Formats: sequence, C1' cells, structure tokens
RNA sequence: GGGGAAUUAGCUCAUUUGGCUAGAGCGUCUGCAUGGCAUGUAGAAGGCGACCGGUUCGAAUCCGGUAUUCUCCA
Repeated sequence: GGGGAAUUAGCUCAUUUGGCUAGAGCGUCUGCAUGGCAUGUAGAAGGCGACCGGUUCGAAUCCGGUAUUCUCCA
C1' cells in the first nucleotide's frame, strides 16, 4: 500500500427478507423470603446501535465517507 471482517446496555452477544416502544445472559440497584450470608423470587435503572452524510413514508439493517480493532497478501 491492497483485500476481507468486526463496531448494538458496564461485559458477552442476539435482532431475515427495511416496519410495534431494539432484546437476552451476566453484572448493578430496590423490595420480599432468611437471625445473617449464600441462594431464590419480583421488579427497576442502564442504548444519540462507533462517527458524519445520503436513499426511503419508514434505517441497527441499504449506499458513501471517516475512525478504531482483528486478519490475509505484498
């Protein structure tokens, strides 16, 4: 320098042909059960979906650019 892949909650990941208010596990917080812990159970908070722009009635999803990471070739 060139090719490919990835970026979504604090962490690990889902989210099919573009269409309901983007979900799950773990973690965090609260209530209840226990004398307490562990644990169980009920609930809650937590997302500008890497960033900018475009297409569309409608974008995490399609298109372009930028950034970061991984990988292959030279």
A computed fold for a 74-nucleotide RNA from a Bacteroidota bacterium, annotated as transfer RNA.
Model confidence (mean pLDDT): 81 of 100.
Rfam family: tRNA. Its family is annotated with triplet codon-amino acid adaptor activity in the Gene Ontology. The family's RNA type in Rfam is transfer RNA.